[in-house]
RNA sequence: AGAGUUUGAUCCUAGCUCAGGGUGAACGCUGGCGGCGUGGAUGAGGCAUGCAAGUCGAAUGGGUUUAGACCCAUGGCAGACGAGGUAGGAACACGUAGGUACAAACCCCAUAGUCAGGGAUAACCCGGUGAAAGCCGGAAUAAUACUUGAUAGUCUCUUCGGAGUAAAGAUUUAUCGCUAUGGGAUUGGCCUGCGUUCUAUCAGCUUGUUGGUAAGGUAACGGCUUACCAAGGCUACGACGGAUAGGGGAGGUGAGGGCCUGACCCCCACCGAUGGAACUGCGACACGGUCCAUACUCCUACGGGAGGCCGCAGUCGAGAAUCUUCCGCAAUGGACGAAAGUCUGACGGAGCGACGCCGCGUGGUGGAUGAAGUCCUUAGGGACGUAAACACCUUUUAUGAGGGAAGAAGUUUAUUGACAUUACCUCAUGAAUAAGGGGCUCCCAAUUCUGUGCCAGCAGGAGCGGUAAUACAGAAGCCUCAAGCGUUACCCGGAUUCACUGGGCGUAAAGGGUGCGUAGGCGGUUAUAUUAGUCUUGUGUUAAAUCCUUGGGCUCAACCCAAGGCUCGCAUAGGAAACGGUAUAACUAGAAGAAGUGAGAGGUGAACAGAACUCUCGGUGUAGGGGUGAAAUCCGUUGAUAUCGAGGGGAAUACCAAAUGCGAAGGCAGUUCACUGGCACUUUCUUGACGCUGAGGCACGAAAGCGUGGGUAGCGAAUCGGAUUAGAUACCCGAGUAGUCCACGCCCUAAACGCUGUCCGCUGGUUUUGGGGAGAAUCGACCCUCUCCGAGACGAAGCUAACGCAUUAAGCGGACCGCCUGGGUAGUACGAGCGCAAGCUUAAAACUCAAAGGAAUAGACGGGGGCUCGCACAAGCGGUGGAGCGCGUGGCUUAAUUCGUCGCUAAGCGAGGAACCUUACCGAGGCUAGAUAUCAUACUGCACGCUCUGGGAAACCAGAGAAUCCUUCGAGGGUGUAUGACAGGUGAUGCAUGGCCGUCGUCAGUUCGUGGCUUGAGCUGUUCCCCUAAGUGGGGAAACGAACGCAACCCUCGUUGCCUGUUACAAGUGUCAGGCGAGACUGCUCCCUCACGGGAGAGGAAGGUGAGGAUGACGCCAGGUCAGCAUGUCCCUUGAUGCCUCGGGCUGCACACACGCUACAAUGGGUAGUACAACGGGACGCAAUAUCGUAAGAUGGAGCAAAUCCUUAUAAAGCUAUCCUCAGUUCGGAUUGUGGGCUGCAACUCGCCUACAUGAAGUCGGAAUCGCUAGUAAUCGCGGAUCAGCACGCCGCGGUGAAUACGUUCCCGAGCCUUGUACUCACCGCCCGUCAAGUCAGGGGAGUCGGGAGUGCCCGAAGUACCACCUCGCGUGGUCCUACGGUAAGCUCGAUAACAAGGACUAAGUCGUAACAAGGCA
Repeated sequence: AGAGUUUGAUCCUAGCUCAGGGUGAACGCUGGCGGCGUGGAUGAGGCAUGCAAGUCGAAUGGGUUUAGACCCAUGGCAGACGAGGUAGGAACACGUAGGUACAAACCCCAUAGUCAGGGAUAACCCGGUGAAAGCCGGAAUAAUACUUGAUAGUCUCUUCGGAGUAAAGAUUUAUCGCUAUGGGAUUGGCCUGCGUUCUAUCAGCUUGUUGGUAAGGUAACGGCUUACCAAGGCUACGACGGAUAGGGGAGGUGAGGGCCUGACCCCCACCGAUGGAACUGCGACACGGUCCAUACUCCUACGGGAGGCCGCAGUCGAGAAUCUUCCGCAAUGGACGAAAGUCUGACGGAGCGACGCCGCGUGGUGGAUGAAGUCCUUAGGGACGUAAACACCUUUUAUGAGGGAAGAAGUUUAUUGACAUUACCUCAUGAAUAAGGGGCUCCCAAUUCUGUGCCAGCAGGAGCGGUAAUACAGAAGCCUCAAGCGUUACCCGGAUUCACUGGGCGUAAAGGGUGCGUAGGCGGUUAUAUUAGUCUUGUGUUAAAUCCUUGGGCUCAACCCAAGGCUCGCAUAGGAAACGGUAUAACUAGAAGAAGUGAGAGGUGAACAGAACUCUCGGUGUAGGGGUGAAAUCCGUUGAUAUCGAGGGGAAUACCAAAUGCGAAGGCAGUUCACUGGCACUUUCUUGACGCUGAGGCACGAAAGCGUGGGUAGCGAAUCGGAUUAGAUACCCGAGUAGUCCACGCCCUAAACGCUGUCCGCUGGUUUUGGGGAGAAUCGACCCUCUCCGAGACGAAGCUAACGCAUUAAGCGGACCGCCUGGGUAGUACGAGCGCAAGCUUAAAACUCAAAGGAAUAGACGGGGGCUCGCACAAGCGGUGGAGCGCGUGGCUUAAUUCGUCGCUAAGCGAGGAACCUUACCGAGGCUAGAUAUCAUACUGCACGCUCUGGGAAACCAGAGAAUCCUUCGAGGGUGUAUGACAGGUGAUGCAUGGCCGUCGUCAGUUCGUGGCUUGAGCUGUUCCCCUAAGUGGGGAAACGAACGCAACCCUCGUUGCCUGUUACAAGUGUCAGGCGAGACUGCUCCCUCACGGGAGAGGAAGGUGAGGAUGACGCCAGGUCAGCAUGUCCCUUGAUGCCUCGGGCUGCACACACGCUACAAUGGGUAGUACAACGGGACGCAAUAUCGUAAGAUGGAGCAAAUCCUUAUAAAGCUAUCCUCAGUUCGGAUUGUGGGCUGCAACUCGCCUACAUGAAGUCGGAAUCGCUAGUAAUCGCGGAUCAGCACGCCGCGGUGAAUACGUUCCCGAGCCUUGUACUCACCGCCCGUCAAGUCAGGGGAGUCGGGAGUGCCCGAAGUACCACCUCGCGUGGUCCUACGGUAAGCUCGAUAACAAGGACUAAGUCGUAACAAGGCA
């Protein structure tokens, strides 16, 4: 000192969270010792038991005892201290600084005195009464108890003459006492200034109240009390009320300013079960005294009594939670006493609690085979780890034994220690008695394995977990602190996140709607005087402890002691006079006024004007009008719309008009008149600081709305109707009420916006415009220059998160006001004020989220825009969709119909060929280290194998037999059997992967380096202009270059030269084949052009990329494939998900879809004749001639590993001739029957071909949809792969050979630029509200219950004061006041509540689509 978290990324704003320190703590896990501290924070709840205040015989009387002594009582002093607690109290309670109308027992000093009398009474004794507590009567007695008199320097009163007021003795000579007075010390009483929490949703409070006079009262002043008189006193500088709270020294934290706290220790205050009261006394209205009342508890003989732990221990209760019913008066201190001494739960100590701080220890050195074990592993090894074992050493601590203090001072001797078997010292034993907690994704130091599988769980925040989790759980390792470690709660810090130090308000939260103005705040120039602000010096005080520094004492430290410092502040005395204040005098630069001009939709009232609209009447006129995307409702033959004329009505003022003007804002627009406010300029005449701002207050304040009365043409919420629609309570259309208009009165809010408060000063410019003035010029004006006041645009510096602002500041400064402090809840609830109401103003909380936001960036998207391209549309040609058949898919079926693929980018796809095999599926039968691989061990020495027999569908099983490899005879190789490692899997995951592929798309794009710009994401380059098929090229430009793509390089075809010539033609040339070359580059001409390039033309086989192919950028789709192959992980492995075999299935058929073939015919079909190819293939092959068969084919086998032979033949369409004549046909060929052929172990399921016979649908195909731009479409045949056989499919080949393209509005796709965005999983996005379900908190609520503070009235204990009476006493009665209690009506706070409303939250509910793009109606 910062960090995490909003986003795809960025900057900013803003909240939340974390790292630090602390605590009288509590909880979890763990726990060796010592020292010093500390420990009922909650119920000021209740308390058993013991103790906590007594003492004095030197004041006195008595009882008892042998005596010492003890006890009771009177009397004195003490009990008002000490100890405890924090309930109350917001106050002179406390703190600080002052003051005085006061008092004082004990103590000190001084002066004076201490004389003479008297009457009682308790204990005790006797008697009585009561359960007890206790009480009553009689008799006796003492004092330092009580009392009378004397004296009075002093003291009090005084009319200054005088009057009044004291005392106590004890005792043996020392004193201690007593009385009076004065002084001191110290302690207290009272008074005052200042400081002292929150709340204005508490704004007015007060009647002894404020003051006076008199009296009373007090130690003392005083309304302290009473009577009378006056009517005051306090308050926005917060009275009164409410809530909360003991205050301070100090403590925690912080750099500090501050913020928070008030445990222990010290000072002060207050309290003592609750409430009230007085008595005694120096002192109390009294914690362990009295009286009364109340509640509670206890005793009781029921009549009556007793009690007060907030003293020390202890107990119950409540609580997360806080100790021993200990020892001692040895020390310190206190009470009493002359003293000895007694008392002392104050205090000194010990005990319990890791509650805190501090200190120590749990061993040290050596020790590698890096043991065992565990974990990990790439299987080699690595880690725990010198760690352990083991060897040597030490003994702090612990245990045992011995020694052993200080604390102790009296008075000199003596005596006296709770702690204490203490601290400390010495010795002995023996590593012996002693380590855990939390964490390891990031913040934040430290990681692996296994298990789990959005489950279980974690979590302070962000966030982890859905089969490879460094985030869960366990283990191992590591990190960290350590007798502790974590968690929870709370405080400060970080948080500059309430900002004094030290923040903001255009768009993030935040400028009041506007002005006038009160209080307040602030205030021009000069001079003099003064000094409550200010500055400075001295003095007093600011208790001690604490804190800081230094030094010292406990072995160190914590702790303790000493000295010094610190102590903001307050008071007082002196000084200064710059600034501020005050007073006086003056000034003119601020402000105001005057004079003279000027502009203006400034305001109020009245009158008038024209256009338009509408209504009425009349004329002309006829069938429509109106309205919309299209329509309809509606109006119209009773005459509309249209048009002309006349009249009525209300509202608003075209053009001028503008970026204009005026006004404080709202706002203001035809013309004229009347009244009236403000402003600017010029002159520099007057006043002389008169100023600025402005909490409250007052006034104004659009629209809508309200009240009363008018008015109503048009428009037009509501409403009605017509459309649209899935619906349409909307958008569109037709009507239409309130309203809009006027007068008066309310309301008081707006995106009342420049989202920018008012005033003053300062700080570069350019330009436009409104108003005024001056200069020069002119006859005058215009133009031009300067200047003042307004209104705009663009921009320098500067500012800003950026956007932007920029003399009209959001710049630089000053004065004053208002406002903000995360989002939601909410501008809501409650309360209050205002209002007729609607509602407005003021204005929260519980709860909930970790964001909500601002600006800008890159994308994506838009029912945004611009430009451009593509068989994208259009123009054409031919198809598909209808039929039959083939083939694939879905579905259905099935024992199985194996699997994958599903818009474009699946569906004649994997499969380029399922009868068995293939084959993965089903049924049945079999095998089990296996059909295939490697290794080890043991056996075998028969190799494997072969033959035969039996069973069987085969596989396989069982049995028998013969033969038997090589050899150096050890073995080895090989084989088989057995065992063990293992094999095997078309089982799962293409969302774990590699590889390969599809698609956008052969679209023209995608990036980088350096530089530049930006706070940054990022931009620039790649945008712009021209051009191109092209990010192709050129120009310009903060860019300059480069890469992957484009193009070119490669192959084929087209022209040609040269070379070669096996097989090619009969032969030389040539054809043909192969090789090497040439050729085309916008090269040439013209036009356009800056250039690049484009257009036209020539030549040429080919012309602007000549045609075709191969070639597929960065990437996108978690696209496809684990069933081609490879591969991680998981799963199966003897009743197998492995392997073998036979049979079946993949061909199953109501149906739906995709792709094809053949057709529907005459541009055709049949028959006959006849012409012309190319690419290919061939030895398990292609096969000629020939023969047979109607044919398929068969026999046969010349030739050919092929430019030679074969396929190959007549290639078909074509051409010639002829028949058919428009029909379900001489079209079409499905289907079916019969007979054949071929392949193959085998054609039943389930092949192909052939002959004869049969002769179905179909007559050109709905909505819709596909291909193609030239040797293309269309049409015709041929070859090949696969393959035993099987081709309408696929891959190739050649033959014949068109039509059309005006053009880019529209559909689809793509590219570039731009714009908007609340989208970024990117529009298949985001997102709103009702309803339904659940949970939660708050508000309202008929009421019900409780608390608090008062008020009126009733009652009135004890008690002081007063009065009266008498038996004069501790009497009786009464009066005033009053506690408690009762009663009545309210106020306030809380609890609870039927019910109703709103809010928040909750993976996958309902209905719609409101918002974000022009969001489809901004």